[in-house]
RNA sequence: AUGGAGAGUUUGAUCCUGGCUCAGGAUGAACGCUAGCGGGAGGCCUAACACAUGCAAGCCGAGCGGUAUUGUUUCUUCGGAAAUGAGAGAGCGGCGUACGGGUGCGGAACACGUGUGCAACCUGCCUCAUACAGGGGGAUAGCCCAUGGAAACGUGGAUUAAUAUCCCAUAGUACAGCAAUUCCGCAUGGGAUUGUUGUUAAAACCGAGGUGGUAUGAGAUGGGCAUGCGUCCGAUUAGGUAGUUGGUAGGGUAACGGCCUACCAAGGCGAUGAUCUUUAGGGGGCCUGAGAGGGUGAUCCCCCACACUGGUACUGAGACACGGACCAGACUCCUACGGGAGGCAGCAGUGAGGAAUAUUGGUCAAUGGGUGCAAGCCUGAACCAGCCAUCCCGCGUGAAGGACGACUGCCCUAUGGGUUGUAAACUUCUUUUCCGCGCCAAGAAACCCCCCGACGUGUCGGGGGCUGACGGUAGCGCGGGAAUAAGCACCGGCUAACUCCGUGCCAGCAGCCGCGGUAAUACGGAGGGUGCAAGCGUUAUCCGGAUUUAUUGGGUUUAAAGGGUCCGUAGGCGGACUUAUAAGUCAGUGGUGAAAGCCUGUCGCUUAACGAUAGAACUGCCAUUGAUACUGUAAGUCUUGAGUAUAUUUGAGGUAGCUGGAAUAAGUAGUGUAGCGGUGAAAUGCAUAGAUAUUACUUAGAACACCAAUUGCGAAGGCAGGUUACCAAGAUAUAACUGACGCUGAGGGACGAAAGCGUGGGGAGCGAACAGGAUUAGAUACCCUGGUAGUCCACGCCGUAAACGAUGUUCACUCGCUGUUUGCGAUACACAGUAAGCGGCCGAGCGAAAGCAUUAAGUGAACCACCUGGGGAGUACGCUCGCAAGAGUGAAACUCAAAGGAAUUGACGGGGGCCCGCACAAGCGGUGGAUUAUGUGGUUUAAUUCGAUGAUACGCGAGGAACCUUACCUGGGCUUAAAUGUAGGUUGCAUGACUUAGAAAUAGGUUUUCCCUUCGGGGCUACUUACAAGGUGCUGCAUGGUUGUCGUCAGCUCGUGCCGUGAGGUGUCGGGUUAAGUCCCAUAACGAGCGCAACCCCUAUCGUUAGUUGCCAGCGGGUCAAGCCGGGGACUCUAGCGAGACUGCCACCGUAAGGUGAGAGGAAGGUGGGGAUGACGUCAAAUCAGCACGGCCCUUAUGUCCAGGGCUACACACGUGUUACAAUGGCCGAUACAAAGGGCAGCUACCGGGCGACCGGAUGCUAAUCUCUAAAGUCGGUCCCAGUUCGGAUUGGAGUCUGCAACCCGACUCCAUGAAGUUGGAUUCGCUAGUAAUCGCGCAUCAGCCAUGGCGCGGUGAAUACGUUCCCGGGCCUUGUACACACCGCCCGUCAAACCAUGGGAGCUGGGGGUGCCUGAAGUCUGCCACCGCAAGGAGCGGCCUAGGGUAAAACCGGUGACUGGGGUUAAGUCGUAACAAGGUAGCCGUACCGGAAGGUGUGGCUGGAACACCUCCUUU
Repeated sequence: AUGGAGAGUUUGAUCCUGGCUCAGGAUGAACGCUAGCGGGAGGCCUAACACAUGCAAGCCGAGCGGUAUUGUUUCUUCGGAAAUGAGAGAGCGGCGUACGGGUGCGGAACACGUGUGCAACCUGCCUCAUACAGGGGGAUAGCCCAUGGAAACGUGGAUUAAUAUCCCAUAGUACAGCAAUUCCGCAUGGGAUUGUUGUUAAAACCGAGGUGGUAUGAGAUGGGCAUGCGUCCGAUUAGGUAGUUGGUAGGGUAACGGCCUACCAAGGCGAUGAUCUUUAGGGGGCCUGAGAGGGUGAUCCCCCACACUGGUACUGAGACACGGACCAGACUCCUACGGGAGGCAGCAGUGAGGAAUAUUGGUCAAUGGGUGCAAGCCUGAACCAGCCAUCCCGCGUGAAGGACGACUGCCCUAUGGGUUGUAAACUUCUUUUCCGCGCCAAGAAACCCCCCGACGUGUCGGGGGCUGACGGUAGCGCGGGAAUAAGCACCGGCUAACUCCGUGCCAGCAGCCGCGGUAAUACGGAGGGUGCAAGCGUUAUCCGGAUUUAUUGGGUUUAAAGGGUCCGUAGGCGGACUUAUAAGUCAGUGGUGAAAGCCUGUCGCUUAACGAUAGAACUGCCAUUGAUACUGUAAGUCUUGAGUAUAUUUGAGGUAGCUGGAAUAAGUAGUGUAGCGGUGAAAUGCAUAGAUAUUACUUAGAACACCAAUUGCGAAGGCAGGUUACCAAGAUAUAACUGACGCUGAGGGACGAAAGCGUGGGGAGCGAACAGGAUUAGAUACCCUGGUAGUCCACGCCGUAAACGAUGUUCACUCGCUGUUUGCGAUACACAGUAAGCGGCCGAGCGAAAGCAUUAAGUGAACCACCUGGGGAGUACGCUCGCAAGAGUGAAACUCAAAGGAAUUGACGGGGGCCCGCACAAGCGGUGGAUUAUGUGGUUUAAUUCGAUGAUACGCGAGGAACCUUACCUGGGCUUAAAUGUAGGUUGCAUGACUUAGAAAUAGGUUUUCCCUUCGGGGCUACUUACAAGGUGCUGCAUGGUUGUCGUCAGCUCGUGCCGUGAGGUGUCGGGUUAAGUCCCAUAACGAGCGCAACCCCUAUCGUUAGUUGCCAGCGGGUCAAGCCGGGGACUCUAGCGAGACUGCCACCGUAAGGUGAGAGGAAGGUGGGGAUGACGUCAAAUCAGCACGGCCCUUAUGUCCAGGGCUACACACGUGUUACAAUGGCCGAUACAAAGGGCAGCUACCGGGCGACCGGAUGCUAAUCUCUAAAGUCGGUCCCAGUUCGGAUUGGAGUCUGCAACCCGACUCCAUGAAGUUGGAUUCGCUAGUAAUCGCGCAUCAGCCAUGGCGCGGUGAAUACGUUCCCGGGCCUUGUACACACCGCCCGUCAAACCAUGGGAGCUGGGGGUGCCUGAAGUCUGCCACCGCAAGGAGCGGCCUAGGGUAAAACCGGUGACUGGGGUUAAGUCGUAACAAGGUAGCCGUACCGGAAGGUGUGGCUGGAACACCUCCUUU
């Protein structure tokens, strides 16, 4: 010492700044859904709006007169009369009505709170004390009579009483005045004593006990006045005041006082906020908060103010009076129209207003008040009850057991499981609550009555009796029976709680972020769950969280924020020592801080809420006593702060004058000739009337090269040729003088770049505006040619800038290194040191970081200025200043959930550096032109099925659409239907063949029939039953799988460590090197993984093994010929295994890695060539039509069968190919050499026929055996440059082949025909060697083929690469960024449209306040007074003042207003592209001009500009 929690949201991510939002508590609440009970509280927050009705203040006969009425008695003419007793209502009189109760209009004030003072005051009833109460008078209500009026209400006459009223007496220690003495007080003055003068009293009643009366004093209580301190917002309210401030005199009051009056003086208040405007009852308290604070002022208590609105006084102890009076006003009501009445902000209640707030209840039983001797009466104060979940508190709606974990519901991976859920049923138990019946309180003790006792029928004490609205209520007992009792909100994160269905950016949700566009835990419903519970949510408001106004406890370089600079007023703060004082400060004590409330203890209602009691607290104010360190104050001293003096010195410091040369322009003259000038390129312009160029001379204005520098000076702005004069400043040295004289500085003053303004000059160059020329889609720009203001001078304004170090001034302290300027340092250009400046680098520390770092953004002190989310907006209005431009001051409505700072990773740049690639260049051949094939778009169509669409679609899916395929169209059919599987049963049908109808599918008819067997059965087919249908329909943006591309580019990551608050970095960077993140070196990194490379395959050389179908050198045989045969393994070849290549060797360079070499060797040399192999990822890339698959959709159709058609259309456009245009060629003849593949529904030798496609025979081959097979080439001939003997399209005819079938719509052959095309615009593609180019061959698919395509094979076989400036793509490093959907990004302004709030506005209208003038009720005061009265007094008349009314001119604040200005917001409007990259003219600030718009230009400034170069500095060598 008991006390402090955070979260979401800006970003790709991070840290920070900063706002918004949420979780908590609270309420006099309201609304929605729901509702069993009790206790305690609370209940018009709005219209101080208007009120019907009833009640809320009366009491007293023991103050007075006395009546209606009536009892008794007597009398009676029965009408009544008399005596006597009781005695309502009203009246006179007394007390009360100033309390209690209500409300919060007004009021920013001594109203309230707190503390003082009154020597300037009052106080009925109450208490105490002292004294007294004698005598007399005249009236007046009432009553009676008369009378007016509708009423309210009067008028006149007669008569009468009092505790009503008057007079006289009595009078001190009373009051008032004067004087003296004494004591006291800060003062005015007060107390006491003495003397003297003057003045005022009284009431009675009675049960005879008392009660009351008068005077004085004291007390108590209640009030009045004054005063210190505290007490809301606005300065876009800065001056206000005329009884105002003071004095004298008087009046008035209970009392002081300009409170009032007269006179005199001119004061009094105000930036410590007067005055004015707006708002508001204040306090105790209440809510919140850790506290400090913030908000609030319901209920209860205290104070104030008010009582329909305004004014006024009367009475009284007390009022300027809620239920009194008078007047004025508004409103309502009555009326006989002449007049009258009223005031719920008392309790109920009504209407109205409103989201919203109760009964026209009971009782005086208690408490309290008034009155009375008392009984009593009155009391909407009060106590109770009623209504309302409005709040707080408590209780209940059951408890225990109960599993095949029942049924239903819901969900799922669905023969089953999970959940609802021990929940239910069922068994047992309990009875709070409920229902019924019964009993029954406390609150009550007094007053009063009776009795008794003590002091005398009174007071006090004791005993007994009387008295309960609430209420037959609380409570208690008995009986019954689980019986009577659960909802609301939420379930994406914050925030506890999840699934299904529906919906499909719709409907809707939402506190913030945000959900919803077909798989929504976020909408709606359901099941389940969570939270709270007779309530639960929502809305509103307040505090908290928010340290987000920061005293506790914030900031200002870049996030919002340092004034442009200095001087200086008020103020704030202030060096060393001593003494005094005690204001601040600290401590003790006393008073006060009402009660209630809060807190603590105890106690009482069964508990609690609630209540009682005691304590603590009330952090405050006042007084007093003490302490004296610090601050203050007073006095004295000091020198270190500050200043002065003397000496030296410095500088682009300022002002005024004089003066210089270069350059430019112009003029004159000369030389000279055709261009000059300008640009990216041009043109406008100048020039043959002689320009430009050049020479000489003259004139003019402005600016001062080199020196010159992170140089110097100045407060800042700023200051630069030389020189003179004047002025100012700094520094150093000395430590001589003064002795705190200091610092800061709100207001204020001065200075203050550029632009701009005024007046007068000046005007060379430059140059807004303007004009012309270009550029451009346009070009109000950038570029060019001109050019006016201006730029310059003098004087006067303006007062702003990125006026910046974006860093206020001053003082002190705190590691180092280094440069430079000016002094001192005996001389010196050297130098240790020292003082004052100007710079750079780096520590600690600080900082969000970048960074700052003795020139702090570090550590402290003093003072000033400024900030509090973005936009609206530095705008509007108002005011001040200005000639104007404008400056200064400076909001709100509305709108958003961000805006922002620093840094990080990417991406991007019309940024930079390095590097690579058929990327460019150098070459070869093509494309684009023609014909044709094919694909695509488009168009067409019944359909022209679908998909692919920059690179990365377009001879792509398709490796082969006549039918089929086929998904499309037309028409005709079928509906468990095609196929398959499983299980059960039956069967030998059916298929088939023939035939009818039909286009076929299909339908009908005829006919005929299983196989195997071990005889048990099995197989097959069909039928039937059951279960599973089918879909090329949709979604590739729900998916798997596969694929393309960046890219065969060299990258992409991880572990540990280290650095950073963090995102992240390091490693992976740097220096080299490489094809390569390949390797080496260096290194806070060390290692590792996926990629690279290698391992694999083919190929190039050799060896070895093995020789059939391959081969044939030697030997033999044999043929016209032929490895044909015997044989051989030598060779080729085949196909297994090996070898070989590694910068290994040499030279040079290099630390190394590695590089260079027509080096060696080798078949091959630096990856030998080729292939396969594709990292992390990107493109919501492609594919639901290959396949698979979630969801959705169709089910006599989107399924399925059939026929025909279509996918082949055709004005056109594009892509990819073919063939060509020819002589390096075409044609004809002859002739040589491959590889790799294929082949039985096949390839086919050979023979025959046909010109040929092909046909007819026939043989070999299931293949190193047979077969399909070369062309270019070579040799020879011909053509002779032509639209040809090039070219072959197209068309006609005739055929061949495949096939059910070649019409739409096949290929091939022959004959004939013989188109375009003579090398192709802009452009564009491929290729770096066995490559390009060129030549043919094969294969897949396939009946055939639209193949000129695709995939392979070999033959022949080049040219060129200087090089990396440029185009494209990529890699690494770096830089800028407002981008992150990442430049196909972001984003600005006008215009057009809709909506919203707002400024101006001819005016119109409303409100409160002030002023002048006129009028002026009631009433106080005052004057007069001839009327009444004996008098007191009254009536009457006049004066001052005032509420109110009228009028006039101004000011202020609202509402509204044709029109008008800008602003904000709004998925897809228009024009441009200003900004972000060097944003394509660097941007921005101030200013001026101009322009549809962003904006442009001039001038000065800034870096918050990139790149390059140079310079300087630092570090290392």
Molecule: small-subunit ribosomal RNA
Organism: Draconibacterium sp.